[in-house]
This is a predicted structure of a 73-nucleotide RNA (transfer RNA) from a Candidatus Zixiibacteriota bacterium. Its mean pLDDT, the model's own confidence on a scale to 100, is 81. It matches the Rfam family "tRNA". It is annotated as a transfer RNA. Gene Ontology term of the family: triplet codon-amino acid adaptor activity.
């Protein structure tokens, strides 16, 4: 330098155009339970890398940027 893949709560991840005010696990916080802690139960907060385009409608499709990984040179 060319090409390919990936980017979603603090972490890991589901999602393949509308059913989604984005779900789950762990973690955090609160309440219950317990003499207390732990375990357990219930609840709460927390995310679509950035910019543009297509579309009635985009986390999802297209282009670019950024970051990460890989192959080739």
């Nucleotide at each position: 330098g060319a090409c390919c893949c990936c980017a979603u709560c603090g972490u890991c991840u589901a999602g393949u155009g509308g059913c989604c005010c984005a779900g789950g696990a762990c973690g955090a916080c609160g309440c219950c339970c317990u003499u207390u802690c732990a375990c357990g139960g219930c609840g709460u907060a927390a995310a679509c890398a950035c910019g543009g385009g297509u579309u009635c409608g985009a986390c999802u499709c297209c282009c670019g940027u950024u970051g990460g990984g890989g192959u080739c040179a």